This record gives sequence, C1' cells and structure tokens, in this order.
RNA sequence: ACGGGGGCCCUGAGCGGCAGCGGCCUGUGAACCCGGUCAGGACCGGAAGGGAGCAGCCGUAAGCAGUCACCGCUGGGUGACUCAGGUAGCCUUGGUCAC
Repeated sequence: ACGGGGGCCCUGAGCGGCAGCGGCCUGUGAACCCGGUCAGGACCGGAAGGGAGCAGCCGUAAGCAGUCACCGCUGGGUGACUCAGGUAGCCUUGGUCAC
C1' cells in the first nucleotide's frame, strides 16, 4: 500500500414489549317515531271470535359506563433480541506485496 474477517456506527425488516384506538365481554339504555308478548280499555261481529294496540314485561339499536385476558389497527429517542444490507470514520484480527 492492497484486499479479507469481526466489532463500534447507519439503514431496513421481523419478533417481543409499551402506549393509544377499535372489536369481543358485562351493565345500562327507546312514553311514541325498534321487535316480541300484549292486562285494561276502545273497535268490528247476532255469536264464536277477530284485527289494531297503550301501559307493563322481555329482548335490543344508536349512545353511555366498565374491563383482566383475547383479536385487529396505529405509533416511538421501545430492546445488554434476530436477520439482511451499507460504506465515510474508528478499533481489532490475521493474509499478500514493497521498502
């Protein structure tokens, strides 16, 4: 001087972890303009019965509240994790050539 390996350094990806949001789950949640069942009452009918249907009850929608775990999305000055790539610089290792 040349070129090789490794490390520091940089970049990307993956994985884990953290945070946020959403889903799942639970509760609540509609005088009427959701559903079911519809007492009473009203209506139709000679009658048997029938249609509609308020309250109540049951179940829900949007919404609200809660939540360990699980699933999905997003993000980072996340990581004594993995893989791949990069060449400017530094460290280290040994190889070749020349003086």

Bacterial small signal recognition particle RNA from an Anaerolineae bacterium, 99 nucleotides, folded computationally. It matches the Rfam family "Bacterial small signal recognition particle RNA". The family's RNA type in Rfam is non-coding RNA gene. It was read from a public genome assembly, where an Rfam model found it.